[in-house]
RNA sequence: UCGCGCUAGAUGGGGAACUAGCGGUGCCCUGUAACCCGCAACCCGCUGCAGCGGGGUUGAAUUCCUGCCCGAGGUCUGGCCGUUUGGGUAUGUGUUUUGUUAAGUGGUGAUGAUAGUUGGGCCCUGCGCAAUGCCCGUCGCGUGAACCCCGUCAGGUCCGGAAGGAAGCAGCGGUAAACGUGUUCGCACAUGUGCCGCAAGGUGAUCUGGCUGGAGCAGGCUGACAAAGUAACGCUUGGGCGUACUUGCCAGAGGCAGGUGCGCGA
Numbered sequence: 001u002c003g004c005g006c007u008a009g010a011u012g013g014g015g016a017a018c019u020a021g022c023g024g025u026g027c028c029c030u031g032u033a034a035c036c037c038g039c040a041a042c043c044c045g046c047u048g049c050a051g052c053g054g055g056g057u058u059g060a061a062u063u064c065c066u067g068c069c070c071g072a073g074g075u076c077u078g079g080c081c082g083u084u085u086g087g088g089u090a091u092g093u094g095u096u097u098u099g100u101u102a103a104g105u106g107g108u109g110a111u112g113a114u115a116g117u118u119g120g121g122c123c124c125u126g127c128g129c130a131a132u133g134c135c136c137g138u139c140g141c142g143u144g145a146a147c148c149c150c151g152u153c154a155g156g157u158c159c160g161g162a163a164g165g166a167a168g169c170a171g172c173g174g175u176a177a178a179c180g181u182g183u184u185c186g187c188a189c190a191u192g193u194g195c196c197g198c199a200a201g202g203u204g205a206u207c208u209g210g211c212u213g214g215a216g217c218a219g220g221c222u223g224a225c226a227a228a229g230u231a232a233c234g235c236u237u238g239g240g241c242g243u244a245c246u247u248g249c250c251a252g253a254g255g256c257a258g259g260u261g262c263g264c265g266a
Base pairs, nucleotide, nucleotide: 001266002265003264004263005262006261009058010057011056012030013029014028015027020047021046022045023044024043035055036054037053038052039051064259065258066257067256068255069254073250074249075248078245081242082241083240084239085238086237087236088235089234092233093232094230095229096228097227098226099225100224101223103222104221105220107217108216115212116211117210118209119208120207121206123201125199126198127197128196129194130193131191132190133189136186137185139182140181141180142179143178149174150173151172152171157166158165159164
């Protein structure tokens, strides 16, 4: 140096999360020529050589080990921007209400404003009158008693020798109580009543007249100011999400360099 047979090792790796920690199942990234079965997220296995159990393949190098470079991806920090969602702020903007003002505009006023004065209406109270309703009485009319109300009483009855007389039903007429009715009258009471009268009063709430006097009045809209509210915007503060960045950490794949055992034979 070559050949044969073994062995260590390898047969994916990584990130976040979970965990005292490690690894696995699950998620994500990377990547492949990169084995099979069983176990496992209100988990499974283990303990620093940190998955366990079973079965295969490969094997000292393109494949194992170490270091460096590069760096997909993940994660942490920070600020910007966008978006979303809470808290605060009513010394900013907007908006609502109220008040003041009277700059603008509109209204009103020499056919006389504000103001002063004097009346009336309206309103309220009392009394009267009227109206209406009701009760009672009165008056008029009507109805109204089998008998125990009245008058007249046919027939019939009774007394009488007769003349005549007596009681009296029905009928007719009337009446008492009672009932009904009303352009009768009176008393009392009441009222969603009154172009009614008298007296007293009240408010300037409302309408209006006279007199004095002579220029403002009023506050609809805009504006200004003040007060109270409103979180729509703005401001501030916290959370979530997203794009591209930034800081630290881990780091797949890839590249470079180095390292790696035993036996036999030629």